[in-house]
RNA sequence: CGAGAUCGCCGGGCGACCGCUGUACGCAGAGGAAAGUCCGGACUCCACAGGGCAGGGUGCUGGGUAACGCCCAGGCGGGGUGACCCGACGGAAAGUGCAACAGAGAGCAGACCGCCUACGUGAUCCGCCUGCGCGGAUCGCCGGCAAGGGUGAAACGGUGGGGUAAGAGCCCACCAGCAUCCCGGGUGACCGGGGUGGCUCGGCAAACCCCACCCGGAGCAAGGCCAGACAGGGACGCCGGUGGCCCGCCGAUCGAGUCCCGGGUAGGCCGCACCGAGGCCUGUGGCAACGCAGGCCCCAGAUGGAUGGUCGCCGCCCGCUCGGUACACCGAGCAGGUACAGAAUCCGGCUUACAGGCGAUCUCGCCGA
Numbered sequence: 001c002g003a004g005a006u007c008g009c010c011g012g013g014c015g016a017c018c019g020c021u022g023u024a025c026g027c028a029g030a031g032g033a034a035a036g037u038c039c040g041g042a043c044u045c046c047a048c049a050g051g052g053c054a055g056g057g058u059g060c061u062g063g064g065u066a067a068c069g070c071c072c073a074g075g076c077g078g079g080g081u082g083a084c085c086c087g088a089c090g091g092a093a094a095g096u097g098c099a100a101c102a103g104a105g106a107g108c109a110g111a112c113c114g115c116c117u118a119c120g121u122g123a124u125c126c127g128c129c130u131g132c133g134c135g136g137a138u139c140g141c142c143g144g145c146a147a148g149g150g151u152g153a154a155a156c157g158g159u160g161g162g163g164u165a166a167g168a169g170c171c172c173a174c175c176a177g178c179a180u181c182c183c184g185g186g187u188g189a190c191c192g193g194g195g196u197g198g199c200u201c202g203g204c205a206a207a208c209c210c211c212a213c214c215c216g217g218a219g220c221a222a223g224g225c226c227a228g229a230c231a232g233g234g235a236c237g238c239c240g241g242u243g244g245c246c247c248g249c250c251g252a253u254c255g256a257g258u259c260c261c262g263g264g265u266a267g268g269c270c271g272c273a274c275c276g277a278g279g280c281c282u283g284u285g286g287c288a289a290c291g292c293a294g295g296c297c298c299c300a301g302a303u304g305g306a307u308g309g310u311c312g313c314c315g316c317c318c319g320c321u322c323g324g325u326a327c328a329c330c331g332a333g334c335a336g337g338u339a340c341a342g343a344a345u346c347c348g349g350c351u352u353a354c355a356g357g358c359g360a361u362c363u364c365g366c367c368g369a
Stems, first nucleotide, its partner, number of pairs: 001365010012314007020029003031340001035351002038349005043219004050247004055215005060074005075089001076087004090210002095208002097204002112149002114145003120141009157175006176200001178197008223270004232261005238255001239251003278297008315338003319334006
């Protein structure tokens, strides 16, 4: 200098005028995602949420947290030259099931091409031979084989040797893998080493299933208070809370419930915005996520829904032109751009969108000293 990796941050500034919301009348007034509403909670009501079944979720280990499907650290597997990145990553010798196309054969598999003529047998030819018969060659049949070719995502270990008619874990050595035992290290996932065994069957559980752990339901239109209006009628049926079912619990024991028709209302206040899993700074423990201690601060809040608009100056980025010896760098001029988006009960995450910019650490390549 070029190309990358990881982590963190910013995401316009000033002024004038017009306008909006809240208000204690001093002032204050969007975000890193306020978004998607995908997880987890707080809070509220149902019962204080209990037992079983069903259903749903999570799924390597250890830690963090109010909690999580989140975060941190580590293990294993995969990718990358590397910094580093990715992984629903328990169980397939508990059972059931699935595997398109191609291929001979795809789940206790199979013989298309190929290899073999040791065994049985047919035909032809040759040799020996009086003949019975014997030997050989070629082509077949019945057979043997699974090494090689070929198909596939996957074909029942790999290499070498022995062996054989040809072959094959058929036998042997080494290697890989499986099962099992032991030693050492680690909190653990797991890692390192050694012995024994029979020679050896894989994949899919984001298929059913099994195992372990977690989960009661509904949601701020929760829920509560105030004010105001109205007209009742009918059906069902004995229970309702209980909103998957059963038990249990609680409340009712002809009073409520459910549904339909009709009538009325659709206003205000609280929840809700000062006190929180709150923010900032410092110290401290920890590799880290994060915890602890001290100090300081109070920081949007509507309900037709505020947080905006216009102008001026400046900043930032990109392009072109000109100048300084130069496509670097600096300066000037001109033209353009300045995103994504926008609170609605409140927090912690994840995911997605985003003009442009900054910082720190690290990796690879090239060049120079």